[in-house]
RNA sequence: GGGCCCGUAGUCUAGCCCGGUUAUGACGUCGCCUUGACGUGGCGAAGAUCGCCGGUUCGAAUCCGGCCGGGCCCA
Repeated sequence: GGGCCCGUAGUCUAGCCCGGUUAUGACGUCGCCUUGACGUGGCGAAGAUCGCCGGUUCGAAUCCGGCCGGGCCCA
């Protein structure tokens, strides 16, 4: 230098192919109940401008382009 894959809450992750309600679940965090207390269990809450910028579109996490970061392969 070239090719391919990946980037979504603190962590992991679904959704992307085939655009459309308020972006899914688990763990973690916080509150309440339960306990003598802790843990377990039950209920509830907060937490994401979906890596960045631009384009297409009535509408983009999803499609297109560029860039950044990570991984693999070729040279």